[in-house]
RNA sequence: AGAGUUUGAUCCUGGCUCAGAACGAACGUUGGCGGCGUGGAUUAGGCAUGCAAGUCGAACGAAGCAGGGGGUAACUCCUGACUGAGUGGCGAAAGGGGCAGUAAGGCAUGGGUAACCUACCCUCGGGACCGGGAUAGUUCUCCUAACGGAGUUGUAAUACCGGGCAAAGUGAUUGUGGCGCAUGUCGCGAUCACCAGAUGAAUUUCGCCCGGGGAGGGGCUCAUGUAGUAUUAGCUAGUUGGUAGGGUGAUGGCCUACCAAGGCGAAGAUGCUUAGCGGGUGUGAGAGCACGACCCGCGCCACUGGCACUGAGACACUGGCCAGACUCCUACGGGAGGCUGCAGUCGAGGAUCUUCGGCAAUGGGCGCAAGCCUGACCGAGCGACGCCGCGUGUGCGACGAAGGCCUUCGGGUUGUAAAGCACUGUCGAGGGGGAGGAAAGCCGAAAGGUUUGACCUAUCCCUGGAGGAAGCACGGGCUAAGUUCGUGCCAGCAGCCGCGGUAAGACGAACCGUGCGAACGUUGUUCGGAAUCACUGGGCUUAAAGGGCGCGUAGGCGGUCCGCCAAGUCAGGGGUGAAAUCCUCCAGCUUAACUGGAGAAGUGCCUUUGAUACUGGCGGACUCGAGGGAGGUAGGGGCAGAUGGAACUGGUGGUGGAGCGGUGAAAUGUGUAGAUAUCACUAGGAACGCCGGUGGCGAAAGCGAUCUGCUGGACCUCUACUGACGCUGAGGCGCGAAAGCCAGGGGAGCAAACGGGAUUAGAUACCCCGGUAGUCCUGGCCCUAAACGAUGGGUACUGGGUAGUGGACUUACAUGGGUUCACUGCCGAAGCUAAAGUGGUAAGUACCCCGCCUGGGGAGUAUGGUCGCAAGGCUGAAACUCAAAGGAAUUGACGGGGGCUCACACAAGCGGUGGAGCAUGUGGCUUAAUUCGAGGCUACGCGAAGAACCUUAUCCUGGGCUUGACAUAUGCGAAAGCGUUAGGAAGUAGCUGCCGGAAACGGCCAGCGAACGGUAUCCAGUCCGGAACUUAACACAGGUGCUGCAUGGCUGUCGUCAGCUCGUGUCGUGAGAUGUCGGGUUAAGUCCCAUAACGAGCGCAACCCUUGUCACUAGUUGCCAACGUAAAGUCGGGGACUCUAGUGAGACUGCCGGUGUUAAACCGGAGGAAGGUGGGGAUGACGUCAAGUCCUCAUGGCCUUUAUGCCCAGGGCUGCACACGUGCUACAAUGGCGUGAACAAAGGGAUGCAAUGCCGCGAGGCCUAGCUAAUCUCAGAAAACACGCCUCAGUUCAGAUUGAAGGCUGCAACUCGCCUUCAUGAAGUUGGAAUCGCUAGUAAUCGCGGGUCAGCAACACCGCGGUGAAUGUGUUCCUGAGCCUUGUACACACCGCCCGUCAAGCCACGAAAAUCCGGGGUGGCCGAAGUCGUCUUUACCGGCGCCGACGCCAAACUGGGUAAUUGGGACUAAGUCGUAACAAGGUA
Repeated sequence: AGAGUUUGAUCCUGGCUCAGAACGAACGUUGGCGGCGUGGAUUAGGCAUGCAAGUCGAACGAAGCAGGGGGUAACUCCUGACUGAGUGGCGAAAGGGGCAGUAAGGCAUGGGUAACCUACCCUCGGGACCGGGAUAGUUCUCCUAACGGAGUUGUAAUACCGGGCAAAGUGAUUGUGGCGCAUGUCGCGAUCACCAGAUGAAUUUCGCCCGGGGAGGGGCUCAUGUAGUAUUAGCUAGUUGGUAGGGUGAUGGCCUACCAAGGCGAAGAUGCUUAGCGGGUGUGAGAGCACGACCCGCGCCACUGGCACUGAGACACUGGCCAGACUCCUACGGGAGGCUGCAGUCGAGGAUCUUCGGCAAUGGGCGCAAGCCUGACCGAGCGACGCCGCGUGUGCGACGAAGGCCUUCGGGUUGUAAAGCACUGUCGAGGGGGAGGAAAGCCGAAAGGUUUGACCUAUCCCUGGAGGAAGCACGGGCUAAGUUCGUGCCAGCAGCCGCGGUAAGACGAACCGUGCGAACGUUGUUCGGAAUCACUGGGCUUAAAGGGCGCGUAGGCGGUCCGCCAAGUCAGGGGUGAAAUCCUCCAGCUUAACUGGAGAAGUGCCUUUGAUACUGGCGGACUCGAGGGAGGUAGGGGCAGAUGGAACUGGUGGUGGAGCGGUGAAAUGUGUAGAUAUCACUAGGAACGCCGGUGGCGAAAGCGAUCUGCUGGACCUCUACUGACGCUGAGGCGCGAAAGCCAGGGGAGCAAACGGGAUUAGAUACCCCGGUAGUCCUGGCCCUAAACGAUGGGUACUGGGUAGUGGACUUACAUGGGUUCACUGCCGAAGCUAAAGUGGUAAGUACCCCGCCUGGGGAGUAUGGUCGCAAGGCUGAAACUCAAAGGAAUUGACGGGGGCUCACACAAGCGGUGGAGCAUGUGGCUUAAUUCGAGGCUACGCGAAGAACCUUAUCCUGGGCUUGACAUAUGCGAAAGCGUUAGGAAGUAGCUGCCGGAAACGGCCAGCGAACGGUAUCCAGUCCGGAACUUAACACAGGUGCUGCAUGGCUGUCGUCAGCUCGUGUCGUGAGAUGUCGGGUUAAGUCCCAUAACGAGCGCAACCCUUGUCACUAGUUGCCAACGUAAAGUCGGGGACUCUAGUGAGACUGCCGGUGUUAAACCGGAGGAAGGUGGGGAUGACGUCAAGUCCUCAUGGCCUUUAUGCCCAGGGCUGCACACGUGCUACAAUGGCGUGAACAAAGGGAUGCAAUGCCGCGAGGCCUAGCUAAUCUCAGAAAACACGCCUCAGUUCAGAUUGAAGGCUGCAACUCGCCUUCAUGAAGUUGGAAUCGCUAGUAAUCGCGGGUCAGCAACACCGCGGUGAAUGUGUUCCUGAGCCUUGUACACACCGCCCGUCAAGCCACGAAAAUCCGGGGUGGCCGAAGUCGUCUUUACCGGCGCCGACGCCAAACUGGGUAAUUGGGACUAAGUCGUAACAAGGUA
């Protein structure tokens, strides 16, 4: 100090969220030790039990007890640091707890008290004489369950009472004199009131009374400060004041009587809600904001309400009385109680401790003292609740164990970590020692002596041994730290954004890592970040936000000069601002936390002295602000009256004669009863054309014919007047378009509602025909608008240019020009702004005043109040919900927006498809199976350039094999090849035959029958060994199994469309722009010009192939003009020609003319085989479609492994009611058939092409020459041409289908091949809606060849040549595309986005008959205790009266809860109906 999140991206606005610190916390996981702190925040809910205030025998009497004495004893006397009760004194009002109440009777700060009090303590002065009567306790008697009570007897005091002294003193009353600041105060005099003893050896000590002073403590009072709410605006009868009296320690309506009618309030009274206040605490840079635990000060409370008594002090936490609620006891008659003291308990709660020890210390009460009491306090216990400290070992130790995890299989990592070796000894454990917290006090003349530890122990020694001591959270970004597996929008995560739908760094686990560490996370809360309430320090044109406009009250602010004052302001001094806390320094605990000392700070308040610039107050003066006077000017400014013409509609009459009107097209409507049209006259109402203008006027709303009257404001010029009179303006008052309302008129046109006609799927709309309120006038309401410049008013200042309106001055006059004032516009400098923009009419620079804003939705809704006749207006929330909503600009995409341009896109043509039959592919259906893929264009004669078996697939049925049909691994071998381990292994391997079987395959079947090395004297298959082989096992093979949405590669399409980008520069805060736009031109981002751009790249073009012309070179297998040859280029020969195949030439807008900008280029022409890229091909930019392909191939992951692998047989892929696509053949005469006779190109050929010959009608067959092919062969080109027949018909058209007989290929033509011959002879007579191809050697038409292939379902596909047109020279429309521009709420990009009702679920809220629970008052009734008054009384008691708590009654007010039903709202992957908005969104 910031970060994440709105967008495709950007800037801004704006909310949400995070990182930090903190806590009296709680919860989860974990947990070694110690120190210091801290711990009932909720029910001020209820409480068992124990303790928390007593003490004094040196105030008093008596009793008991102990000791001693006397006495026989009863008993009595003395002594007593003995005991309980009582009288008396002091204390109990402190200490301790809590925060309910209290918004002021509180608190804080600073004053006042001439209006007051003060026990104990300190100090000073004075005094203490003489008496008296009771009473508790006690004794006895009695009542009562108890608590308690009644009577009797009798006693003491530092208890109580009387008298005396009152000299001095104090107080009260009163007389008198002085003084002051009003109440007053001081002096002098008179009267009245005011004492106690105890102890002791002592002239002791402690007390007692009076008075003065002090210290400390209080009472009362004043000023200022101290929450929210106006959806609380009026409150108040003791109320405000006075007089008199009462009361108090004291002032005072504190109380009473009488008199007056005041007092408070927008600077917020009154009401309601909330709350103890401060020192301080948390946070923050600060200002602030939030809080008020522990500690300190103050206040208040003590079961709830009321009351007084005692006392120095109380209206009294552990005192009293009364009432109430609750609990307990009871003999039912009555009684007792108050933990918000310390522990503890129940309850409620997310949640907060021991029924501990001690008075040793500090402090308090009493006491002369010893001492007693003390849940104050000191300590201990429990709780990781907080802060702080320590430890859980240290060193060495591997090219690095095992295990785990990952892996590209090489390794990496865990990791010097462990083990191991060598050490150490903290904390803890056991045992032992031990300073300190202790000084007082007591004894004593002193010296000195002596006593006291609840608890904590620092620290030291010994023992022992790494032994007892590590977890938690996190690892997608923010935010430090990642891999694998599992899961598969499931389970789950999540603070925000968001992860998860089969390769998840985000879920769960593991490993690894990161952070912190006896803790770590989560939740809650506060501050911060948030300048996101902005004083410091924000805004309001479009993001939320300027009041619709004026007048004006309070208030705020205010021109120039002089003087005085000193309130604000400034400076100095003084007082205060408690301590603690915070900060600085120092010091003490081993350190720290903690604690102590000193200082600083405490920004404040009060007081005093001074200053006087500014603000303010008072006084005086001024004129520039403001106003006034005089003279002019412009104007739809306002109100009223009068008048006018055009148009319209109606009426009357004339002319006229069939339609008119209306629309995209129509219809409703109107018209022969005479419309529309036209003419004349007449009536009515409303509005005022042209002028007319970003021209004028007005505060705004608004104002438009002409004239008249009345009237408001503005501007200009002059001015010798007034003298700051000004600006703004909360409330208030007035004005306020349209629509609407009330009453009365008026009503031509227009026109909500309504009726009809159309449109439409519907059409409660848009369009048309009608039409009522209303629109108009008068009077009265309403009070809202996109009431907008979306821009409040005022004043001053700050470059220019230009236009208009109204004045004035100047130039002799006019035109024209110049200067100046006011107003209305445009363009623009600086500046400002998020940008767009604004820019002397500011959104610039400043000042003053007012209004308003604080995320979106809910909502301008609900509720309350108020205004209104109503409609409705003004004021105006919350729950809940979302992570955005929004502004400006950018790039795209899109538009039933615009402009320009192109393409067989349309148009103009030619020929087809769609109808028929057949072929073929697809869908569907069927099936045991009909394997799979391809799906608009861009799937469908596509993969498949050839399914009878094979092919062929997880296709089906059946059978079979299991290291396998195929690959790899030591090694052997020349190689091919065999192949691992273990067992077997000579009648073995192998071969042949046989059997089963359809085959694959299987079978201890039979026969034949090996090879190598070693051993042995020789001989070996026999013995041994290994190999082959076989059996078993293990790595693995295999998969056309899945995922083309995990991929590579390849391909299609937009599209052979002209585009797509980059570097540098420049512009912009930025996304981006520029370049690439503009003017021309092109097939082209092709080229030229212009230009903040200059260049460049991928595309275009060119380079390549082919074709068209020529030349050269070369002539075999090709060719043959001349020569030879009987014939055939057959041969000799030739290279001329054709041709072949190599090298070149040629075409470049090069030339001419015109147009054009002197350009690029275009048009025309010449020459030329070819002319403006000559024709064709190859060539496919950045990218798009998660396009296609895992079944070409490759490949990640997953799945399978006696099967989804492999082999075999048969079947299927050919199945047929149908539908579609692509084709073939036709429907005929431009034809069919027959006969004759021409002309190609390009290809293929050795498991091949096959001539000639022979056979067959033919398909074909037989024999065979030639040919590795410019040589031989397939091979006959066909259409065309010539002649003949057919003569318009289902035919001499067409050929499907079927029958018969054959041929060929092949192991095999049944399912399911092709061909031939004969016979048969179907549909079909030119094809609906719709739709396809083609711009020239093209379409159309004709045949030929090839690949695949044993053969062939080929009419397909790929090529080749032959014949050979028509039309267009245009861009309105359809489709697609390119560029520029415009709008946008789209960006998954219009197949987009998105609105409302209804239906479903769920949530919160409003209304609601009614009902329940509170709150504070008002009026009335009753009236306890008690004070006061009064009567009685010696006194006590008692009677009466006022006030008076609780309770009861009544009518209202106010807050909250529940509620049938009802209303809208929010939210919720795939519901219904439409399509309102966003593009001109299809009616802006």

Source information:
This is a predicted structure of a 1484-nucleotide RNA (small-subunit ribosomal RNA) from a metagenome. It matches the Rfam family "Bacterial small subunit ribosomal RNA". Rfam links the family to the GO terms structural constituent of ribosome and ribosome. The coordinates come from a structure-prediction model, not an experiment, and the mean pLDDT is 81.